Predicted 3D model of a 520-nucleotide part of an RNA (large-subunit ribosomal RNA, domain I) from a Thermoguttaceae bacterium. The coordinates come from a structure-prediction model, not an experiment, and the mean pLDDT is 82.
Context: one part of a larger RNA
RNA sequence: AGCGCAUGGGGGACGUCUUGGCGUCGGAAGGCAUUGAAGGGCGUGGAAAACUGCGAUAAGCUGCGGGUAGCUGUUAAACAAGCGCUGAUCCGCAGAUUCCUGAACAGUCCUGAACUGAAUCCAUAGGUUCAGGUCGCCAACCUGGAGAACUGAAACAUCUCAGUAUCUAGAGGAACAGAAAGAAAAAUCGAUUCCGUCAGUAGCGGCGAGCGAAAGCGGAACAGCCUAAACCAGAUCCAUUUUGGAACUGGGGUUGUAGGACAUUCAUCACGAGCUGCAUAUGAUAGCGGAAACCGUUUGGAACGGCGGUACCAUAGAGGGCGAACGUCCCGUACGCGAAAUCAGAUUGUGGUUCCGAGUGUAUCCUGAGUAGGUCGAGUCACGUGAAACCUUGACUGAAUCCGCGAGGUCCAUCUCGCAAGGCUAAAUACUCUCCGACGACCGAUAGUGAACAGUAGAGUGAUCGAAUGAUGAAAAGCACCCCUUUAAGGGGAGGGAAAGAACCCGAAACCAUGCGUUU
Numbered sequence: 001a002g003c004g005c006a007u008g009g010g011g012g013a014c015g016u017c018u019u020g021g022c023g024u025c026g027g028a029a030g031g032c033a034u035u036g037a038a039g040g041g042c043g044u045g046g047a048a049a050a051c052u053g054c055g056a057u058a059a060g061c062u063g064c065g066g067g068u069a070g071c072u073g074u075u076a077a078a079c080a081a082g083c084g085c086u087g088a089u090c091c092g093c094a095g096a097u098u099c100c101u102g103a104a105c106a107g108u109c110c111u112g113a114a115c116u117g118a119a120u121c122c123a124u125a126g127g128u129u130c131a132g133g134u135c136g137c138c139a140a141c142c143u144g145g146a147g148a149a150c151u152g153a154a155a156c157a158u159c160u161c162a163g164u165a166u167c168u169a170g171a172g173g174a175a176c177a178g179a180a181a182g183a184a185a186a187a188u189c190g191a192u193u194c195c196g197u198c199a200g201u202a203g204c205g206g207c208g209a210g211c212g213a214a215a216g217c218g219g220a221a222c223a224g225c226c227u228a229a230a231c232c233a234g235a236u237c238c239a240u241u242u243u244g245g246a247a248c249u250g251g252g253g254u255u256g257u258a259g260g261a262c263a264u265u266c267a268u269c270a271c272g273a274g275c276u277g278c279a280u281a282u283g284a285u286a287g288c289g290g291a292a293a294c295c296g297u298u299u300g301g302a303a304c305g306g307c308g309g310u311a312c313c314a315u316a317g318a319g320g321g322c323g324a325a326c327g328u329c330c331c332g333u334a335c336g337c338g339a340a341a342u343c344a345g346a347u348u349g350u351g352g353u354u355c356c357g358a359g360u361g362u363a364u365c366c367u368g369a370g371u372a373g374g375u376c377g378a379g380u381c382a383c384g385u386g387a388a389a390c391c392u393u394g395a396c397u398g399a400a401u402c403c404g405c406g407a408g409g410u411c412c413a414u415c416u417c418g419c420a421a422g423g424c425u426a427a428a429u430a431c432u433c434u435c436c437g438a439c440g441a442c443c444g445a446u447a448g449u450g451a452a453c454a455g456u457a458g459a460g461u462g463a464u465c466g467a468a469u470g471a472u473g474a475a476a477a478g479c480a481c482c483c484c485u486u487u488a489a490g491g492g493g494a495g496g497g498a499a500a501g502a503a504c505c506c507g508a509a510a511c512c513a514u515g516c517g518u519u520u
Stems, first nucleotide, its partner, number of pairs: 001519009015505001016471002020443002022440007029432002031137002039101003042055003046079001049075003061095006070083003107135001109133008141172001142170005152159001156206001182189002193220005203211002224424003227368001231251004236246003256402001258367004262361005272355008282344004287337003293310006311328002313317001319331003373397007383409001404419005458465002478504001481493004
């Protein structure tokens, strides 16, 4: 020096555990804010660093309800001073207080009203005041507007990624869409939305890469309505000799088998439907009751384990805890019960309010115009300009009026279907910052959230980036006392403990040391 064995050190793997995460299902809620939000700052305790709570009434004040013997939140034990069966602490509901900030408060903008009031007589613009609304925050979902590139095409330009990411405006608990100028091709269907299928089909495509329907069928859920116009009436204004015109209010009217006005005939305030106020079953926000096992022995620090004995409950043998593994020890569980106060609220009851009938005749009137359509330029449709319809529209144009108009994928005819140029509409669908309950062939501390300890420590001028660190023990019983020692660390006794001494469960490997053996 190598190798081997042993004993230690070192290190923190493995095992076991779980305070924390992840996911799914069901229910609730889906907003908060000038009555000052979300988020901050600073305070606030007997002493008080941080967290939590609270706000100069400051770990709290008041009322009502629940609840029971202790209490003055946590790290965090002790002390001080107190409170409490005349019911505290604690839990729920309601109220009071709520510093400085922050939309952050003064206004902007919008709507309406009144008063004023130029050029310019009336008027208008403008001005002033008042009233109402708006503004800020918020996870995803939703609808508009703006809109990439990497990438793929094995390069790349059309194309793709993708109308994605991102930016932006706005709304709701959902949003959007929606009662056919539809789909279709059978004398069919009958608003919208979503799911399955149709189908990787028909198609589109440097016919490359790729993109990619719809009808139909089967389901979920179902709900239909209101206006404009014709016509009638009214008051006002304009014009005026009169006829008239304008906007407004009320009635009327709402569709394609054309309908309505108009004329006429019959019926008619009852049934029904919608909306809404109040009350209500019930539910939510504290809670309450809740069965039944002991003995001996054994191992052990400890029995809830083993053995022996005799039981019991069960609408409860879910789960957790207790010194190891307890149906009958504790909390619970099945089951049953409960609210002064606030909130939600089907159905039902009651009140209010709104809406609602049918036929015949005639062919005079009405049935949404800078619209439909066209040309040019674009976009969107699965569809890249294509034979390219349909839909949207920047420019230029520009109809018809029911004997009418649009569509059926260029276009034409026939046929069929529908009635644009106004509007509203629940449900089925999407999502989860948040609350409650349940569950998991989900993780178990390099995993699972970045985070079991945290958006902390820390980095950066800043936008922003962003960790690591869990486990003594059943119980602190956390080693009184003695000895050595710079009176330090540490060690030796003693005591406690089953062990474990806080660098604390178990304690692998690398690496280090010592001893022994062996080889050279």